[in-house]
Molecule: small-subunit ribosomal RNA
Organism: uncultured prokaryote
RNA sequence: AGGGUUUGAUCAUGGCUCAGAGCGAACGCUGGCGGCACGCUUAACACAUGCAAGUCGGAGGUGAAGCAGGGCUUCGGUCCUGUGGAAACUGGCGGACGGGUGAGUAACGCGUGGGGAUAUGCCCAAGGGUACGGAAUAACUGCUGGAAACGGCAGCUAAUACCGUAUGUUCCCUGAGGGGGAAAGCUCCGGCGCUCAUAGAGCAACCUGCGUCCGAUUAGCUUGUUGGUGAGGUAAUGGCUCACCAAGGCUUCGAUCGGUAGCUGGUCUGAGAGGAUGGUCAGCCACACUGGGACUGAGACACCGCCCAGACUACUACGGGAGGCAGCAGUGGGGAAUAUUGGACAAUGGGGGAAACCCUGAUCCAGCAAUGCCGCGUGUGUGAAGAAGGCCUUAGGGUUGUAAAGCACUUUCAGCAGGGAAGAUGAUGACGGUACCUGCAGAAGAAGCUCCGGCUAACUCCGUGCCAGCAGCCGCGGUAAUACGGAGGGGGCUAGCGUUGUUCGGAAUUACUGGGCGUAAAGGGCGCGUAGGCGGCUUAUCCAGUCAGGCGUGAAAGCCCCGGGCUUAACCUGGGAAUUGCGUUUGAUACUGAUAGGCUAGAGUCCGGGAGAGGAUGGCGGAAUUCCCAGUGUAGAGGUGAAAUUCGUAGAUAUUGGGAAGAACACCAGUGGCGAAGGCGGCCAUCUGGACCGGUACUGACGCUGAGGCGCGAAAGCGUGGGGAGCAAACAGGAUUAGAUACCCUGGUAGUCCACGCCGUAAACGAUGGAUGCUAGUUGUCGGGCGGCUUGCCGUUCGGUGACGCAGCUAACGCAUUAAGCAUCCCGCCUGGGGAGUACGGUCGCAAGACUAAAACUCAAAGGAAUUGACGGGGGCCCGCACAAGCGGUGGAGCAUGUGGUUUAAUUCGAAGCAACGCGCAGAACCUUACCAGCCCUUGACAUACUGAUCGGGAUUUCCAGAGAUGGAUUUCUUCAGUUCGGCUGGAUCGGAUACAGGUGCUGCAUGGCUUUCGUCAGGUCGUGUCGUGAGAUGUUGGGUGAAGUCCCGCCAACGAGCGCAACCCCCACCCUUAGUUGCCAGCAUUUAGUUGGGCACUCUAAGGGAACUGCCGGUGAUAAGCCGGAGGAAGGUGGGGAUGACGUCAAGUCCUCAUGGCCCUUAUGGGCUGGGCUACACACGUGCUACAAUGGUGGUGACAGAGGGUCGCGACCUGGCAACAGGGAGCUAAUCUCAAAAAGCCGUCUCAGUUCGGAUUGUCCUCUGCAACUCGAGGGCAUGAAGUUGGAAUCGCUAGUAAUCGUGGAUCAGCAUGCCACGGUGAAUACGUUCCCGGGCCUUGUACACACCGCCCGUCACACCAUGGGAGUUGGUUUUACCCGAAGCCGGUGCGCGAACCGCAAGGACGCAGCCGACCACGGUAAGGUCAGCGACUGGGGUGAAGUCGGAACAAGGUAGCCGUA
Repeated sequence: AGGGUUUGAUCAUGGCUCAGAGCGAACGCUGGCGGCACGCUUAACACAUGCAAGUCGGAGGUGAAGCAGGGCUUCGGUCCUGUGGAAACUGGCGGACGGGUGAGUAACGCGUGGGGAUAUGCCCAAGGGUACGGAAUAACUGCUGGAAACGGCAGCUAAUACCGUAUGUUCCCUGAGGGGGAAAGCUCCGGCGCUCAUAGAGCAACCUGCGUCCGAUUAGCUUGUUGGUGAGGUAAUGGCUCACCAAGGCUUCGAUCGGUAGCUGGUCUGAGAGGAUGGUCAGCCACACUGGGACUGAGACACCGCCCAGACUACUACGGGAGGCAGCAGUGGGGAAUAUUGGACAAUGGGGGAAACCCUGAUCCAGCAAUGCCGCGUGUGUGAAGAAGGCCUUAGGGUUGUAAAGCACUUUCAGCAGGGAAGAUGAUGACGGUACCUGCAGAAGAAGCUCCGGCUAACUCCGUGCCAGCAGCCGCGGUAAUACGGAGGGGGCUAGCGUUGUUCGGAAUUACUGGGCGUAAAGGGCGCGUAGGCGGCUUAUCCAGUCAGGCGUGAAAGCCCCGGGCUUAACCUGGGAAUUGCGUUUGAUACUGAUAGGCUAGAGUCCGGGAGAGGAUGGCGGAAUUCCCAGUGUAGAGGUGAAAUUCGUAGAUAUUGGGAAGAACACCAGUGGCGAAGGCGGCCAUCUGGACCGGUACUGACGCUGAGGCGCGAAAGCGUGGGGAGCAAACAGGAUUAGAUACCCUGGUAGUCCACGCCGUAAACGAUGGAUGCUAGUUGUCGGGCGGCUUGCCGUUCGGUGACGCAGCUAACGCAUUAAGCAUCCCGCCUGGGGAGUACGGUCGCAAGACUAAAACUCAAAGGAAUUGACGGGGGCCCGCACAAGCGGUGGAGCAUGUGGUUUAAUUCGAAGCAACGCGCAGAACCUUACCAGCCCUUGACAUACUGAUCGGGAUUUCCAGAGAUGGAUUUCUUCAGUUCGGCUGGAUCGGAUACAGGUGCUGCAUGGCUUUCGUCAGGUCGUGUCGUGAGAUGUUGGGUGAAGUCCCGCCAACGAGCGCAACCCCCACCCUUAGUUGCCAGCAUUUAGUUGGGCACUCUAAGGGAACUGCCGGUGAUAAGCCGGAGGAAGGUGGGGAUGACGUCAAGUCCUCAUGGCCCUUAUGGGCUGGGCUACACACGUGCUACAAUGGUGGUGACAGAGGGUCGCGACCUGGCAACAGGGAGCUAAUCUCAAAAAGCCGUCUCAGUUCGGAUUGUCCUCUGCAACUCGAGGGCAUGAAGUUGGAAUCGCUAGUAAUCGUGGAUCAGCAUGCCACGGUGAAUACGUUCCCGGGCCUUGUACACACCGCCCGUCACACCAUGGGAGUUGGUUUUACCCGAAGCCGGUGCGCGAACCGCAAGGACGCAGCCGACCACGGUAAGGUCAGCGACUGGGGUGAAGUCGGAACAAGGUAGCCGUA
């Protein structure tokens, strides 16, 4: 400090997610030791049991047990005295501390800083006093009630308990005369106490500035409320309470209400600012079963006190009574989850006491738990045969790995034994025989967890096969998974490791530090204006903000720094720093502010001008449409892609004249004008708003923005009343269509128009809030002014409105003085997509609806700009037998052949749009053959290796078994190679055993190789440079030209170079040279015949050359490249044909040519044989052949090719046969012989018929090949003589020696071609042209596509699941109002009942108490609301799901451009 993830790739936006640190944690696996910490986060749920607050005899009375002595005794005991001191009681102090918990509380509760009107036990300081009296009462005794708890009556008694009087420095009140007001004693004689007031310390109470969570879908709250006067009350101020008076008080700087929450020092995180948090420790607060209340007291409205009410628990004799662990342990329950019913008061501290001492679950210790932090250990050294085993392997090796073993050492920790603290100032030690020290034995007792696709360090094998599973995000798994599970190996951490949860960080992803708003989310539709915020120049004063210094405070602990103590560390400890804050004080005065004054540059007023669809009202006008009347006139009109509905012979349309009505204003008209926006367009008048220019007289900052508020606000819509020509939702009809609730057509109502009133929304857009200042220019245009002259131009200035463009900005596109630049001020708004601008609530509205505005749930994206492609029923340019123009076919018939389908035991397999289908197959009767049935073989038909035996092999005769393969026997002939002459080597056959052979079995989606197609289309790239943040672009685009990225030129950045094109290669066309047999023959001789002599001129053959290059001329073009025409030439602009196939695409084809990874079979999925099948046949398709006839059939005649083949062959010729063919057979290993006849041609005849066309089919007889023609060959003779009379929709080939037509040959092959490959003969027609169909190339444009249009994608419906709204109601919480009830208690009144102290001789009084009454009030009740939550038949939409249904809305002009508002 960043990384992963949207895309084919890129940049930016934006969310999700990861790496870090932390925790009072929990869970999984594992677990040696010690130190220090820490341990109910949930039910403030309920609690058994024990303990947690007592103490004082030096305040007081009584005085048990026991002991001693004595008396009595029935010997059981009992009484007295003394001692003793238990126990309870009176009294004092303490139980208000300590300990627990966080329910409540949004508050002066807490934090911080101040303030004045207070009280204060114990303590400290100094001072005064401590005198005289009195009356009771508990304990106790007796009687008595009750189950108990607990009482009642009578009697006795003491005090530091209670009461009175006196005195009273100081004290309090006062009318200043006066009045009020205290005590307690005990004693060991030292003292300890008591009382009064003062002061202090500490503690407590009160007031107050500032700070202290979320919600406005909580906007108004308040009647003791706010203030005053008086009184009461309190320790004290105060509406704290009451009476009266006034009507205030709080609040958008957020009152009230709702939700949540103890606050802080601190803790965690973070660079910081912040964010989160408040457990342990410390300070404060609140609470003590729930609610209320007071008493006592210095202090409480009191955790282990009291009273009342309630719920709960348990006791009861049913009358009544008891209790409160949120103290320490502990139990149940809840929960993912949190410990012992331990020891001690030794230390520290607290209470009481004069003290000893007692009490202390505060505390100190121990126990439990890896809960956390820290430290230590589980050994160390050496050790290569790199052991064994494991794993992998290319089989060589690699790795585990110096790791182990072995050898040599050590003993921390744990164990055993011995010694043994500090903590304790004199005594006292729970911890504890602990820490620590010493000794002993032995490597001995002590390692796991997680990860290994990327992020992220770490890789292989096996298993599995979209299964099982993994996953933090992206994503893995569908037969070769580094991602699942196991193993080996490796990485990380380590007594822990991982997971889950949670907080901060990363996240600049709420942005103060430190973000944005044209298109990514985001500018309010527009204005006026309130509060608020901000504000021109200048002078003076003040010093609030601001700045500097001092002082006080900011508890301790913690953090940080420097030291110290435990062996170290954690931990503990001393000092410092810090505590960014608040208060106070002194000073500074630039800026902001305040006050006072001045100014004119901002703003406004005034005067003079001109421009304008600015607004409102009234009037006027013409053109057009429709309707009405009349005339002319006749059969159609209208409408469309084409039609129909519709109108028209009752006279339409058309045309002429007249009339009526309503709405809108052609031309002018212009990125022209005006307005804040919406918006505004004939002409005239009236009223009226704003802006601009010029003048510079006046005011003197009067300004800018603007939350709320108010107003305006297109269209649609609503209400009332008018109006209604045209247009036109709804609706009707006609078309279109699979459908057509649409697009098109014919009609047509609301509406559109007017008046008044609502609505308040739009893609209300410049998708750009307003104001001010500054920052290059160029060029239009609108309204003014000024100057100059040549009078229609030039220059200049102010204000508007456009285009281009520099700097700058921007993710890019783009913006650019009309900013999206540089700055200031104010407002509005945004924070991933969907759910959703929806629900609920509220406000507004007549309604429609508008405004405000969530959540659950769900996804890992959604979105922007630009790039490269691809695509478009986008555009431009260009090409191609692509269309067109032609010629001939296919599709109809019969047959051949291939395919599908069906059938079958099998009909082997593959090929599937073009680019499968006369394809693999250049030839299935057996073989082939892979398929089926049956019968056989199992180291095998074939290869290598081992071993044993035998040498063989070939030809041949006969016999047996068998369907055959094969097995057995047998006759005759021949007798392997090398050699170092050795059964030495090789070779062969047979037998045996094991490794293995074998597979046309699977995967062409694991592959190589080969091949098809786009396409012989003109493209596809690279280096350097340049441009761009980048993907990329440029080059390769543009203008010409061309078959071509072929060539030329140009440009604002290109310059070059490969692969392709072309050329180089082959054949053909012309010529030359060489050569002259088997070829040729001009001239000479010769023959039936180039037959022979002769010749090589010619043809030809086959080798080498030449020739064509826009080279020449003219025109054209930019003078270029080139194009057009011409000449010459055998050939002319690539002369014709072939071979040659760029980068790539289709997971194209082939595992059945071959090769090959993996998988599978192994007496079979291998091998052999016989027979069958691949040849089936209701049918469908492709490719062909033959035809339908006269351009023909048939008979005759007999002319002219080229290219090939041939010895297991071609076979002349002769003979036989009607023929296929057969019997002989010359020649030829081929320019020699042969196949071989070329056929179309020409001449007769037939005369338009199912024929003298056509030949299928069938019968019969033959021929040939072959071991064998039944399934299943070809051919011949005779006979038979089917369909078919030119072929629907549709579709194919071909541009010249081509199509068409005619024959010929070859490969395969025993035989079998209508197929395939090749050869020549005859030999056309047409091309205007590029609109259209198809394919392709280049440029451009749009895109929501990138698996790339066979793309993407929307909505209803159906099914499943999930969350949610409404919902008759129902259940509960909380709260408000009114009323009723009114416990305990304080207060007030009364007090005739009662009462010891004081007064009084007494009566009585003062005072007090009970009782009664009243006010207040908890709980409870009734009624009516508010609010929140749960459930709810039914119902609404939403989300998510595998390959469901229906359509086809959007993305291209998406096939009707799309979108927004409204109905």